Notes:
The prediction has a mean pLDDT of 81. Large-subunit ribosomal RNA, half A from a freshwater metagenome, 1667 nucleotides, folded computationally. The full RNA is in RNAcentral, with records from SILVA. Its Rfam family is "Bacterial large subunit ribosomal RNA".
[in-house]
Context: one part of a larger RNA
């Protein structure tokens, strides 16, 4: 910096006993308000940090909360307790309505007024239930209903407990359907303080005797895909203890019915009467006792404030005593707390005692009422019905249909009345046991929102609630919902006076306070990442890495000066982190940026089991009682368990028994050891070590501000171009048809803006944006686009169908719940030592990467010589190997049967055969499924040795079920493979050390520890790099230091064999001829294309020619021969070392330099190096052994998975001992100790508490988990600074100016980047002040920030009219509950309706204020005129019924406002020497009353009508007449309005003033033409088909009601409520997390060019995009 750890007050949390609602007298829980100055809690409510009264205290007091200014109090205040008054709106919400916290009524009464309105007060909802009242068919009554009067109800809650309705799923079953999970969650009615359950139609075999709880029967009986798994009853032990009322028979019976008027019926009530040895009516005695849960009083007692309440001083230390250290004290008080450090004796308080004006609670065993009997008799008569029972179908009983009794429920069927009826686990008889089909009923038992004391081996701020603090707050979502972080100055504020730096109130430094200031309100201690400063060592000739590790020079430092300790470390040797997974990782296979904290085997219940203590043929006891202490506890209960006997399906018998005929003979058994506690170690059931799914599945809720569709009302769509049908004329037809023309304006048309969509490209891809931008592009009067306001939703909605859309989420949304789903899967799993020490196999698995059970490993007990091994004895065997005798395959000869061909032949037969060939036969062969043979090894066995390296047996506890490579032996495969896959040893796994350059598995070899010793394996000895030399040969190839077929006149050794002094091979020199040109073929073929033949001569020797060559010849060589030469020369073979063959990607190689009688290879020979092997010394420990001991001897101590063992730390309890302001814990160092977790003296910090023995109880040990939380790094001073429309300059302000003010120039938008309006937002508006943070720079600015100010209506919008779509809904309908649909009705705009103009003003409003001039409603006098008062009616009220209004598209003309431009006129201003030219303004004002002009419409009068729910004189509809007149509606023109205002520019006057201006007054101008286009007349007119809201208002017409007043005009007074009115508003203020390049409905929009609202440039305006 930063906040861990240590300390610690308020806070939590568990467990107990008290008490469990509150409310229509308006609750719960809010909204708004109240303080002199007051934001928030807190506390009250317009009586408003309070008012009154009774108590209580008794000196201060106006909360948290300081401060100013001011009060209040011994007349008793503030504060406590009781009890009243007030107590605004909202909310069940209750007069009606609503978007809770508003907003409009009525009726009575107050007050005010001339009368009103505008106030105040009280009262008007529903539901049941009561009780009068009223009231119809229908006279009297009466029933819905309606009015009044009463009473009850609702609604909240304590996310608990309880009854009852509806009721899943994950999950278990290793899958899954019955089952399970579970009648659990989760919805929902209804209660209580407790519920419910209860006084047998009962358990069940002993007899008990209502219910409920607790033990324990028992994991038993049972039940169960008899699977997983569910699971009782009685009985006993205890806790608490309680029983009663009705119906009905009988009697009476108000009052009603019926009827033959005398009966019968029914009948509220009252008496009576309650039970199973059946009881009761009746009848016949007899009378008031046990008790009672019910109602009243009470005394006590408790509760809600309190009071009294013992006993100390003095030195020392310190800032400060409570601390030491002397002396004494109190105690029914040594519980805590607090006071400057730790107090029994300073405060508070504690034992003890005492106490209420008032209001509560309990409450007697007191007292008052109230209820309440018993015996006999027994003819008759009563005992609870659509019940019980029966059938089907459910259901609940532990009990799944099962032999399934028994309950309870649907449907159906249906009894008996004690001589019945039910039940005793199917069902019958016997026996018993109860007594249904009506009800109440304490107390033990269940929980805790709260209230009060009290405790705890409970937590100490990442802990304990979420919430120690303005927390369910911020803040996040539309919503249901989710939901954080945040403690600490000091004993006291004594909070730093004054002074200095600065712009500065930011910082800082002096000074001062304090014990401390390194305690300074960014604050107690003050670790670590990390980050700076300063200081000593080291580093720039050195090549790099796990960063250390052993040596080890130099420098520095400190002292206790010692071969001392600490820092640094030149240069040498060695050495590829952890962890996990894994045959196997440095591995380039996870995981981790680093610090610090959290962070994972717990806990209950039950078993097996081992150790350990208690008793023992016995041991324990539970729930519950009693006792008792500050806390622990003890003591009693013996219910039940478990053992004490087994055995057998049972009966059953028993030290035996079961099987048998059996005394046999076998099984199991008897010859004793067991329970209980507490510990450890595994299981099982529970989330079972932690974390962690997705698919999913279920239950309740939220959501249609996005989107989908669809309902209501509304709104938009420049401009252009084509030219349907129909019509008119004209040809044309008998007459159509038909043609042409010209009107005309159709169309899911045609070009193209708005406006919509998104084609194709690019760009963006940590974006400007979680879908955009440029630029091309589709549609653009239509199945359009859109606004506002509704409906439909989760296995559901909505879809012109993409599985699309339903709120950045869709093959099933989004919250909360089951839920700690499951997870045979990954990860990860925290202190040390010691002893052992695995496994990757078999069988089985819906199994294969799990499992279980053997096998392998530990650990205890037992057994005692049984083991590996070795030695000898004995066994079986068919493998290697060999054969070939079987079986088979195979070569070649021979010999040959048979067959084929060919011949002979009349036929019979026969010959030939270079074709086939079996058998045989010689010669040589092959074979995992061939043996005439047949081994080594293994294998069994049996004897001996064999005290170990062991082994068998029982028992706890695991782990292991991917194995990997090398050698042998097979198979698969290509006798490939680091391939697989069997066996067998090895080795890694689980093994380090040397070798092998380096390297699991290769050679060596098995590491307790120390040592600067010896001595060897394997391998090695020139230098890296320890340690050699002799000898004899070999290879030239850098073979050694890759490799084959195959090549080679390479060399060495060894053999065969041939030619050679009668001259060889090599080498030079020279012959190499004749026939002949061989014949033939052929153009030609002369030794050399080719066939044929290949003779002969002359020779020393020469082919009818070996190559080469010619068109054939020729020429050139060879064979052969002779010379020269003068000694060995050639062919093969076998071998040893060598060479060719021999080509790969960054730079090469044997490990590396380098090496040749070797430092290569072979082969003797003798030394030496060389390991953590073995030796030596010391030393630690497991086991054995020897020994009385001491001590000695032996033989072990690698180690993953594991098992076993013994220890260290950390938190809290007990006990005891102890430090400690003369400085505890912790923090930085750090001497020393200990084998090792660990422990630690000193200093320093620190400033209050800690330790240690011995024993206890666990939130008990971290490095990893894409852990969690918080702090800090790293990239990095990097990307970036969000449209490329654009700056510059002057100047001012300022400590500071690219960013602020001013002005000047320039640039951009202008159907907009301008101005008005809605929604949203919710002060952001204006003025003054600031500049910490926010502003992507900067800031003097600001939309931040502080302060204060700012929104004024009868006529604008909305309410007080009115209704649509929808929505709520009396009544009344449906439906386990919750609820639902829906009628009257009411709510609900995006619609209907409905009165004000202009001008002026202010820092902020203005149709709102002013000033003029209007108009609408109400109403009051006044004057006039009219209507009416026994109805043929004035006025008014209610319902009724008509009328009048509304689609889409085209469009002529006309007439005006209005807007532009233009052309004259007219005033002015700038510039000139002038003319002239060229800027600018000139325009002009409403509503409203009068009057007229235009348009649009279309009157009126009589006659009928069967329509407008009833009537109509109204409408309508017919019919005639009659008029474009009336009448009305719009709209305009004049005139008032207006002697008023207001305007270019300017003159003057007077005030301010910041000298730049500002305010305020007064004066100077004002007319025509013609053109264009909009918009209004216009709800107009054509036309067309798709045929185009609803009510209220108004108008008319008649019904029905009240019943004495009403209207019209003129004047002249009064009145006129409530909400909104600031600003933003295509955007910095609204939705997109942002001052976001996105999105956002409605109206105005000039000019030039133009067909345009398109494009370009401009006006007014408004920007220059916050580096």
């Nucleotide at each position: 910096u930063g906040u861990a750890g240590g300390c610690g007050a308020g806070g939590u949390c568990g467990a107990g006993g008290c008490a469990g609602u509150c409310g229509a007298u308006g609750u719960a829980g809010g909204a708004c308000g109240c303080a002199g100055c007051a934001c928030g809690c807190u506390g009250c409510g317009a009586a408003a940090a309070g008012c009154u009264u009774c108590g209580g205290c008794g000196a201060g007091c106006c909360g948290c909360u300081a401060g100013c200014a001011g009060g209040c109090u011994u007349u008793g205040a503030c504060c406590c307790g009781g009890a009243g008054a007030u107590u605004u709106c909202c909310g069940a919400a209750u007069g009606g309505g609503a978007a809770a916290a508003c907003c409009c009524a009525c009726c009575a009464g107050c007050a005010c007024u001339c009368a009103a309105a505008a106030g105040c007060u009280g009262g008007u909802a529903c539901g049941c239930g009561a009780u009068g009242a009223u009231c119809a068919a229908u006279u009297c009554a009466u029933a819905a209903g309606u009015c009044a009067u009463u009473g009850c109800g609702a609604g909240u809650c304590a996310u608990a407990c309880g009854c009852g309705g509806a009721g899943a799923a994950g999950u278990g079953a290793a899958a899954c359907a019955u089952c399970u999970c579970a009648g659990u969650a989760u919805c929902c009615g209804c209660a209580g303080g407790a519920a419910a359950a209860g006084a047998a139609a009962g358990c069940g075999a002993a007899g008990c005797g209502a219910u409920u709880c607790c033990g324990u029967c028992a994991g038993u009986a049972g039940u169960g895909g008899c699977g997983a798994g569910c699971g009782a009853a009685a009985g006993c032990g205890g806790a608490a203890c309680a029983g009663c009322c009705c119906a009905a028979a009988c009697c009476g019976g108000a009052g009603g019915g019926a009827u033959u008027u005398a009966u019968c019926c029914c009948g509220a009530c009252g008496g009576g009467g309650u039970a199973g040895c059946g009881g009761g009516a009746c009848c016949g005695a007899u009378u008031u006792u046990a008790g009672g849960a019910c109602u009243c009083c009470u005394a006590g007692a408790c509760c809600u404030a309190g009071a009294c309440g013992a006993a100390c001083g003095g030195a020392a230390u310190g800032g400060a005593a409570a601390u030491u250290c002397c002396g004494g004290c109190c105690a029914a008080a040594g519980a805590g707390g607090g006071u400057g450090a730790u107090a029994g004796g300073c405060c508070c308080g504690u034992a003890g005692u005492c106490g209420a004006a008032a209001g509560g609670u309990u409450g007697a065993a007191g007292g008052a009422g109230c209820c309440g009997u018993u015996c006999g008799g027994u003819a008759u008569c009563c005992c609870a019905a659509g019940u019980a029972g029966c059938a089907c179908g459910a259901u609940g009983c532990a009990c799944g249909u099962g032999a399934a009794a028994c309950u309870u429920c649907g449907u159906g069927u249906g009894a008996a009345u004690c001589c019945g009826c039910g039940c005793c686990g199917a069902c019958c008889a016997c026996g018993g046991c109860g007594u249904a089909a009506g009800g109440c009923u304490a107390a033990a038992u269940a929980c805790u929102c709260g209230a009060u004391a009290a405790c705890g081996a409970c937590c100490g701020a990442c802990a304990g609630u979420g919430a120690a603090c303005u927390a369910g707050u911020a803040c996040c979502g539309c919503g249901a919902g989710g939901g954080a972080a945040a403690g600490g100055u000091g004993a006291a504020a004594a909070g730093c006076a004054c002074c200095c730096c600065u712009g500065u109130u930011a910082g800082g430094g002096g000074a001062g306070u304090g014990a401390a200031a390194u305690a300074g309100u960014a604050a107690c201690u003050g670790a670590a990442a990390c980050u700076g400063a300063u200081u000593g060592c080291c580093u720039a000739c050195a090549a790099g890495u796990c960063a250390g590790u052993g040596g080890g020079a130099g420098c520095c430092g400190c002292c206790u000066u010692g071969u001392g300790c600490g820092g640094u470390g030149a240069c040498c040797g060695c050495c590829u982190g952890c962890c996990u997974u894994u045959u196997g990782u440095a591995u380039a296979a996870u995981g981790a940026g680093u610090c610090u904290g959290c962070g994972a085997g717990u806990u209950a219940u039950u078993g097996c089991u081992u150790g350990u203590a208690g008793c023992c043929a016995g041991c324990a006891u539970a729930a519950g009682u009693c006792g008792u202490u500050c806390a622990g506890c003890g003591a009693c209960c013996g219910a039940u368990g478990c053992g004490c006997a087994g055995c057998g399906a049972a009966a059953g018998c028993g030290a035996g028994u079961c099987c048998g005929a059996a005394u046999a003979g076998g099984g199991c058994g008897c010859c004793u050891a067991g329970u209980u506690g507490c510990a450890g170690g595994c299981a099982a059931u529970a989330g079972a070590c932690c974390c962690g799914a997705a698919g999913g599945g279920g239950a309740g809720g939220u959501g249609a501000u996005c989107u989908a569709a669809c309902c209501a009302u509304g709104g938009c769509c420049a401009g252009g171009a084509u030219g349907a049908a129909a019509c008119u004329c004209c040809g044309g037809u008998a007459a159509a048809a038909c043609g042409g023309a010209g009107u005309g304006g159709a169309g899911g048309u045609c070009c193209g803006a708005a406006c919509u969509c998104g084609u194709c490209a690019c760009c963006c891809u940590u974006g400007a944006g979680a879908a955009g931008g440029u630029g091309u592009g589709g549609g653009a009067u239509g199945a359009g686009c859109u606004g506002u306001g509704g409906u439909u939703a989760g296995g559901a909605g909505c879809g012109a169908a993409a599985g699309a859309c339903u709120a950045a989420u869709c093959a099933a949304a989004c919250c909360c719940c089951c839920u700690g789903a499951u997870a045979g899967c990954u990860g990860g799993u925290u202190c040390u030592u010691u002893c052992c020490g695995a496994a990757a196999u078999a069988u089985a698995u819906u199994u294969g990467g799990g499992u279980a059970u053997a096998g392998c490993g530990u650990c205890c007990g037992g057994u005692g010589c049984u083991g590996a091994c070795c030695c000898g004895c004995g066994g079986g065997g068919g493998u290697a190997g060999a054969g070939c005798a079987c079986u088979a395959a195979a070569u070649a000869a021979g010999c040959u049967a048979g067959g084929g061909g060919c011949c002979c032949g009349a036929c019979a037969g026969g010959g030939c055969u270079a074709c086939u060939g079996a058998a045989c036969u010689u010669a040589a062969u092959u074979a995992a499924a061939c043996u005439c043979c047949g081994a080594a090894u293994a294998c069994c066995g049996c004897g001996g040795g064999g005290c170990g390296u062991a082994g068998c047996c029982g028992g706890g506890c695991a782990g292991u079920c991917a194995g990997a490579c090398g050698g042998u032996g097979g198979g698969g495969g290509a006798u490939a493979a680091g391939c697989u896959u069997c066996a067998u040893c090895g080795u890694c796994a689980a093994a380090a050390g040397g070798a092998g350059a380096a390297g699991a598995a290769u050679c060596c070899a098995g590491a307790c520890c120390a040592u600067c010793a010896g001595u060897u394996a394997a391998g090695g000895u020139c230098c890296c790099a320890a340690a050699a030399c002799a000898c004899g040969g070999c290879u030239u190839a850098g073979u050694g230091u890759u490799a084959a077929a195959g090549g080679a006149u390479g060399u060495g050794a060894u053999u065969u064999u041939a030619c050679a002094c009668a001259g060889a091979c090599a080498a030079u020199g020279g012959g190499g001829a004749u026939g002949u040109u061989g014949g033939c073929u052929u153009a030609g073929a002369g030794g050399c294309a080719g066939c044929c033949a290949u003779c002969a001569u002359u020779u020393a020797a020469a082919c009818a020619g070996u190559g080469c060559g010619u068109a054939a010849c020729a020429g050139c060589u060879g064979a052969c021969c002779c010379a020269u030469c003068g000694a060995g020369u050639g062919a093969a073979a076998u071998u040893g070392c060598g060479c060719c063959g021999a080509a790969a990607a960054u730079g090469a190689u044997c490990g590396g330099g380098a090496c040749u009688g070797a430092a290569g290879c072979c082969g003797u020979g003798u030394a030496c190096c060389g390991a953590a092997g073995c030796u030596a010394u010391g030393g630690a420990u497991u086991g054995g052994c020897c020994g009385c001991a001491a001590g000695g001897c032996c033989a072990g101590u690698g180690g993953u998975a594991g098992g076993a063992a013994a220890g260290c730390g950390u938190u809290c309890c007990u006990u005891g001992u102890g430090c400690a302001g003369c400085g505890a814990a912790g923090u930085g160092g750090a001497a020393g100790c200990g084998u090792a977790a660990g422990c630690g003296a000193c200093c320093a910090u620190g400033g209050a508490g800690c330790g240690c023995a011995a024993g206890g109880a666990a939130g008990u040990g971290a490095g990893a988990a894409u852990g969690c939380a918080g702090a800090c790094a790293u990239a990095a001073g990097u990307a970036g600074c969000g449209a490329u429309a654009a700056a510059u300059u002057u100047g001012g302000u300022u400590g500071a100016a690219u960013u602020c003010c001013a002005a000047a120039u320039c640039g951009c938008c202008g159907a907009a980047a301008u101005c008005c309006c809605a929604a949203g937002g919710u002060u952001u508006c204006c003025u003054g002040g600031g500049c910490a943070a926010g502003g992507u720079u900067c800031g003097u600015c600001c939309u931040c920030u502080c302060a204060g100010g700012g929104u004024u209506a009868g006529u604008c919008g909305g309410g007080a009219g009115c209704u649509a779509a929808g929505g709520c809904a009396a009544g009344g309908c449906c439906g386990u509950a919750a609820g639902g649909a829906g009628u009257a009705g009411c709510c609900g705009a995006u619609g209907c309706a409905c009165a004000a103009c202009u001008g002026g003003u202010a820092u902020a409003u203005a149709u709102u204020c002013c000033a003029g001039u209007a108009c609408c409603g109400a109403u009051g006098c006044c004057a006039a005129a009219g209507c009416g008062u026994u109805a043929u009616c004035a006025a008014c009220a209610g319902a009724g019924u008509g009328a009048a209004c509304c689609g889409g598209a085209a469009c002529a003309a006309a007439g005006a406002u209005c807007c532009g431009a233009u052309c004259g006129a007219g005033g002015g201003g700038c510039a000139u020497u002038g003319a002239g030219u060229u800027c600018c303004c000139u325009u002009g004002c409403a509503a409203g009353u009068g009057u007229c002009g235009c348009g649009g419409u279309g009157u009126u009068g009589c006659g009928g009508a069967a329509g407008g729910c009833a009537a109509a004189u109204c409408c309508u509809c017919c019919g005639c007449a009659u008029u474009u007149u009336a009448g009305c509606c719009g709209u305009a023109g004049c005139a008032c309005g207006a002697u008023g205002c207001u305007u270019a520019g300017u003159u003057u006057u007077g005030g301010c003033c910041a000298c730049g201006g500002c305010c305020a007054g007064a004066g100077c101008a004002a007319u025509g033409a013609g053109c264009g286009g909009u918009u209004c007349u216009a709800g107009g007119u054509u036309u067309c088909c798709a045929a185009g809201a609803a009510a209220c208002g108004u108008c008319g017409c008649g019904c029905u009601g009240u019943g004495a007043g009403c209207u019209u005009u003129g004047g002249u007074g009064u009145u006129g409520c409530c909400c909104g009115u600031a600003c933003c508003g295509u955007a910095a203020a609204c939705c997109g997390a942002c001052a976001c390049a996105g999105g956002u409905g409605g109206g105005a929009u000039a000019g030039a060019u133009g067909a345009a609202u398109a494009a370009u440039c401009u006006u007014a305006g408004g920007c220059g995009c916050g580096u």